Molecule: small-subunit ribosomal RNA
Organism: uncultured phototrophic eukaryote
RNA sequence: GAUGAACGCUGGCGGCAUGCUUAACACAUGCAAGUCGAACGGUUCUUUUUUUUCGUAAGAAAAAAAAGAAGAGUGGCGGACGGGUGAGUAACGCGUAAGAACUUACCCCUAGGAGGGGGAUAACUGCUAGAAAUGGUAGCUAAUACCCCAUAAGCUGAGGAGUAAAAUGGAAUAUUCCGCCUAGGGAUAGGCUUGCGUCUGAUUAGCUAGUUGGUAAAGUAAUGGUUUACCAAGGCAACGAUCAGUAGCUGGUCUGAGAGGAUGAUCAGCCACACUGGGACUGAGACACGGCCCAGACUCCUACGGGAGGCAGCAGUGAGGAAUUUUCCGCAAUGGGCGAAAGCCUGACGGAGCAAUGCCGCGUGGAGGAGGAAGGCCCGAGGGUUGUAAACUCCUUUUCUCAGAGAAGAAGAUCUGACGGUAUCUGAGGAAUAAGCAUCGGCUAACUCCGUGCCAGCAGCCGCGGUAAGACGGAGGAUGCAAGCGUUAUCCGGAAUGAUUGGGCGUAAAGCGUCUGUAGGUGGUUUAUUAAGUCUGCUGUUAAAGCACAGGGCUUAACCCUGUAUAGGCGGUAGAAACUGGUAGGCUUGAGUAUGGUAGGGGUAGAGGGAAUUCCCGAUGUAGUGGUGAAAUGCGUUGAUAUCGGGAAGAACACCAAAGGCGAAAGCACUCUGCUGGGCCAAUACUGACACUAAGAGACGAAAGCUAGGGGAGCAAAUGGGAUUAGAUACCCCAGUAGUCCUAGCCGUAAACGAUGGACACUAAGUGUUGCACGUGUAAAAACGUGCAGUGCUGUAGCUAACGCGUUAAGUGUCCCGCCUGGGGAGUAUGCUCGCAAGAGUGAAACUCAAAGGAAUUGACGGGGGCCCGCACAAGCGGUGGAGCAUGUGGUUUAAUUCGAUGCAACGCGAAGAACCUUACCAGGGCUUGACAUGCCAUUUGCCUCACUGAAAGGAGAGGUUUCUCAUAUUUCGAUAUGAGAGGUGGACACAGGUGGUGCAUGGCUGUCGUCAGCUCGUGUUGUGAAAUGUUGGGUUAAGUCCCGCAACGAGCGCAACCCUUGUUUUUAGUUGUUUUUCUAGAAAGACUGCCGGUGAUAAGCCGGAGGAAGGUGGGGAUGACGUCAAGUCAGCAUGCCCCUUUUGCCCUGGGCUACACACGUGCUACAAUGGCCGGGACAAUGAGAUGCAAUCUCGCGAGAGUGAGCCAACCUCAAAAACCCGGUCUUAGUUCGGAUUGCAGGCUGCAACUCGCCUGCAUGAAGUCGGAAUCGCUAGUAAUCGCCGGUCAGCUACACGGCGGUGAAUACGUUCCCGGGCCUUGUACACACCGCCCGUCACACCAUGGAAGCUGGCUUAGCCCAAAGUCAUUACCCUAACCCUGUAAAGGGAGGGGGAUGCCUAAGGCAGGGCUAGUGACUGGGGUG
Repeated sequence: GAUGAACGCUGGCGGCAUGCUUAACACAUGCAAGUCGAACGGUUCUUUUUUUUCGUAAGAAAAAAAAGAAGAGUGGCGGACGGGUGAGUAACGCGUAAGAACUUACCCCUAGGAGGGGGAUAACUGCUAGAAAUGGUAGCUAAUACCCCAUAAGCUGAGGAGUAAAAUGGAAUAUUCCGCCUAGGGAUAGGCUUGCGUCUGAUUAGCUAGUUGGUAAAGUAAUGGUUUACCAAGGCAACGAUCAGUAGCUGGUCUGAGAGGAUGAUCAGCCACACUGGGACUGAGACACGGCCCAGACUCCUACGGGAGGCAGCAGUGAGGAAUUUUCCGCAAUGGGCGAAAGCCUGACGGAGCAAUGCCGCGUGGAGGAGGAAGGCCCGAGGGUUGUAAACUCCUUUUCUCAGAGAAGAAGAUCUGACGGUAUCUGAGGAAUAAGCAUCGGCUAACUCCGUGCCAGCAGCCGCGGUAAGACGGAGGAUGCAAGCGUUAUCCGGAAUGAUUGGGCGUAAAGCGUCUGUAGGUGGUUUAUUAAGUCUGCUGUUAAAGCACAGGGCUUAACCCUGUAUAGGCGGUAGAAACUGGUAGGCUUGAGUAUGGUAGGGGUAGAGGGAAUUCCCGAUGUAGUGGUGAAAUGCGUUGAUAUCGGGAAGAACACCAAAGGCGAAAGCACUCUGCUGGGCCAAUACUGACACUAAGAGACGAAAGCUAGGGGAGCAAAUGGGAUUAGAUACCCCAGUAGUCCUAGCCGUAAACGAUGGACACUAAGUGUUGCACGUGUAAAAACGUGCAGUGCUGUAGCUAACGCGUUAAGUGUCCCGCCUGGGGAGUAUGCUCGCAAGAGUGAAACUCAAAGGAAUUGACGGGGGCCCGCACAAGCGGUGGAGCAUGUGGUUUAAUUCGAUGCAACGCGAAGAACCUUACCAGGGCUUGACAUGCCAUUUGCCUCACUGAAAGGAGAGGUUUCUCAUAUUUCGAUAUGAGAGGUGGACACAGGUGGUGCAUGGCUGUCGUCAGCUCGUGUUGUGAAAUGUUGGGUUAAGUCCCGCAACGAGCGCAACCCUUGUUUUUAGUUGUUUUUCUAGAAAGACUGCCGGUGAUAAGCCGGAGGAAGGUGGGGAUGACGUCAAGUCAGCAUGCCCCUUUUGCCCUGGGCUACACACGUGCUACAAUGGCCGGGACAAUGAGAUGCAAUCUCGCGAGAGUGAGCCAACCUCAAAAACCCGGUCUUAGUUCGGAUUGCAGGCUGCAACUCGCCUGCAUGAAGUCGGAAUCGCUAGUAAUCGCCGGUCAGCUACACGGCGGUGAAUACGUUCCCGGGCCUUGUACACACCGCCCGUCACACCAUGGAAGCUGGCUUAGCCCAAAGUCAUUACCCUAACCCUGUAAAGGGAGGGGGAUGCCUAAGGCAGGGCUAGUGACUGGGGUG
């Protein structure tokens, strides 16, 4: 885009079309084929006239004649057309183009004829059978019904001879018309034959006996094996016969740029069919839709004896189905049948009805209209949007309703219209009667809110939904189309995705393992000829309709009418001769042959050889050997291994040896010989296209395997043992059988690979190597140059998705073959072929997925590689892990033990300090606009004391004192009134409040990789692109630090530096410090690889040295790139959303956060003599101090108490520094070590030390004697060790944390290893990135499928039996009007006809088989999905 469509929602009108695609299923009812009296006899009825009879008349009856009508019968024509359907059919069925051996009623033309006779029969009447359908019998009668004779053209063997018909009928009274017969011609229609075209399957490869042909007959309208007899053995088939499946064919229709693909409704042509099967009759025509006979199935009637029927005609019914209309009107038109005609018939046809089924047209109003109304929705609260949309004003009337007029279609003078009072026209009325559907994440035009919360649901593909969904559902808005809109189904397109136009095969699917060669396809050069292909002209045909174009008619369009045209196909005819083909003749360059050389693991058979291994024998000789990462099994005192000599066997052939050679491939290697294939080179001669490729076919074909017979040294599947391991049916070791070897045969496969079919031609170079020839060269060589033939590498153009290929093409062309068409299922199943088997070859489908795959890119990763760094290891020092205690965590417990932090990067963490408070937790008691904020109203100044109750909060009272501030007015100055402001109390509502949830909604802050050296950008360049380059490389550095090089050149964030501090000096200033030196606060100087030497590349730099307080970043700090971890924190703060609101908020008392079988982390104190204790003595720095630090003095053993100088601090105080030094004591012990635990007595802070504080004194005196596996810190003023200070703080759990100084080491060979990191490179099936990905079994569920004892259908087929109807044939039986013969007649006979019987053929049926196919099947096999 399309549809004979269907379904969902919706629905105003008209025109034109279309309407059982399924059950060729079954059908009630009505209709669809009749007509002719001008072919015929007869019957009935009506009318008129006349006559007769009766009657007074009216009138009645009868007869005759005429006219008309009806229905049955005989007869003629038509029922073979028209209408329906598509079951069958793969066929001369259809299409197209031809042909010869035919027929053709009615029609037209031409010529002629129609003479003479005859016998019946229906109707009708009588009798009669039957329920009916239908008959039987006797008699009468007519014809355009039937029969005989005569007669001609024409035909035939050409002399004759033979062979025909007819209705002189009908109407009429006409100079007519219609009929009849014969012959010829025409037209029309049909039959037959042929070329070409016409679906799929080879998992259908052979089929055929009337089969193919001939002769002779029969038969037919006609040819013909159409049929029969005889003869011959043919005919068809790989260019697909036969068989199977499917199907009516065509013009056309849909789609497509076209080529094509799909399709075959309506309309038109042909064919086939008419309940199923068979058959003939009649006829011009049928083997006959509304005819006949028979068989079968089904339905109906029946008196049970027997009969009737065929909607795939029009309507209609049932059934089936997703689904398809009225039991309508009319013959007015067109057409058909009959008729002389009038006319009759016509479900053909013309119309109407139903259905949005389709196409086309129209409408549902138009113009104006901003307070941009209301309402809805959104909102950043301002507004926006719906939206000029509405309302409102003016206008119009297509449509609608009503009324009036009113066709064409009618030809043909009158008459004749179903449609239809329709189309159309006029008038009136009134915006009146008329809008939906789908979509809005991308593809794809159109966006927000609410609800929901991986639920409900959506989905064409990708995918959406797990609490902020533009994707679900609703709403608002928007977009698209519009009386329709969506969905589903199907076809074409896009799809170059079967590629003729127009694809591919190195790695994505795809080159047969290789060669030979048949058919086939293709083929060098030249001449002549031919004209099959090819080209050109003319011509016939290709029905109409349709399509296209141009006109025309309906108001337009759809629709209809008229005219015209082009390819293209097939046929005929005339020409051309380049090319292809054919024929004939040449040529030599393709191909081949001959000659001479030449290289070679080419093949095959035979012979010979040495080294090694193993075994056997002998000798020497002694305890091990062998093997491995390390071992063990094994071998060995019956003498191994080792060494020497001799012998045997089998297999393989070191060095040469190579990127080397040969072969079709597989493959081929010791030496020699026989036989033998192919290649290459050179130069001449010969043949003269003999060529290339190759479906089928044939040959060869590694290893393993198989059969038979040999052989068997070594090696070695299976197997045994030893190890390794969690296991180890493996890797390693010790043994070891098939096999490996030979002969004969089979198998026929490999990553049989260059993953690259063969042949030919052309298209840059360079460089190796093998063979040959020529030239130069040499003593000979080597070497060089040229040519040919192989074999490698690099590489241009070109090609390629890229990788790569690149004269050995994957380049450019030609020819031929093979193969591919998403992944899996599956190289499976089944069938067939081959094989001894193993198996090989050929080779699907159901089902399932939305990918599978290739090449390259960036990362990440690797028990890959290279380089480098770090207290990373190593070298050292000291610890932890063991003890006691402190502290944090887990766990457990509890009313609660609040919460968070959880590998490194949680665990002396948030917490720089939980007795109450803190406090978030628990129990209980209370409050509800609230402890706190803003707004409103009312009232009000607040403050103090007492006492009751209560655990407190609070509740309920008593008393006292004072009368807030400002402004205005009044004022008796005492104050009063009003208003405002601050505060208190009470009240109602907005709201407060939340340490409630979500750190995976967030901000901010922080940790970590990591103070690691990295992370990027602009421009340029390269690449189809992702991307790359820069940033890689060579050096160097702590460093992407610097230098050099380079398709890169620059730049940014990081590094470094700038900043602070410390170390030296100078200088300025200085009190509370200071003799000097110091000290404090500023300001300067100094260090830059600057200088010298060496090294390096004349670089960067490195090494050494000088000077210097300091030397190569002097030491330390602050400083943390792009990013990673959904890292941590909603409980520091802020904050979206959700949740609570007499509570999840607030107040209070008490308790808890301090629990305790246990486990872990971090610390302190120790275990002692480098020590403990006692006495004496010396030296710091950072800091803090007013609710404070506190000297001095007195008291106390002490903690401390009292007193209170000084100090808001370089002034006073905390404040004593300790380790250290000197002297003494202790003497290796659970101690004069160690200090836990416990008792008693005190001190301090504080409302308050019970849970639950610190300190002091006396007493008590636990574990612990240096710590398993494992593990931590540290490279110099560092570790270790010693004390001091501070914050928090009433006090303290501080042994913590943050600072300060004192004393003051050891070690680093080095980078193999562990851990972490950086750069380069490599592999990758990973990208959530190795904590990745992913394979198979097993278990469970579901799905489709193979096998299977069988079972049940369908189709088909060879044989046999029976055989209806019927044609044909036969007939000695029966019957018989016409004609003939005999006969006076009766009658007889003949011809002809009928019946019966018989025979051939034969539908249906039966018997026992075969083939193909479908369904099903206990059980079973694998496969797919979860």